[in-house]
RNA sequence: GCGGCCGUAGCUCAGGGGAUAGAGCAUCUCCCUCCUAAGGAGAGGGUCGAAGGUUCGAGUCCUUCCGGCCGCACCA
Numbered sequence: 001g002c003g004g005c006c007g008u009a010g011c012u013c014a015g016g017g018g019a020u021a022g023a024g025c026a027u028c029u030c031c032c033u034c035c036u037a038a039g040g041a042g043a044g045g046g047u048c049g050a051a052g053g054u055u056c057g058a059g060u061c062c063u064u065c066c067g068g069c070c071g072c073a074c075c076a
Base pairs, nucleotide, nucleotide: 001072002071003070004069005068006067007066010025011024012023013022018056027043028042029041030040031039049065050064051063052062053061
């Protein structure tokens, strides 16, 4: 330099054009318990990597860029 994959909650990840963007773990509150753990109920937490574009409508499609991983090429 060329190509591929990935980027969504604190962490691990779903969601692949149309619900108010979700789950598990974690955090907080309450219940239970003599206390703790386990168990049960609930709550908070996201400008979906950035900027543009397409569309009535974009986390999702297109372009560029940024970051990570992998492969190929080059290497006096």
Molecule: transfer RNA
Organism: Hydrogenophaga sp. IBVHS1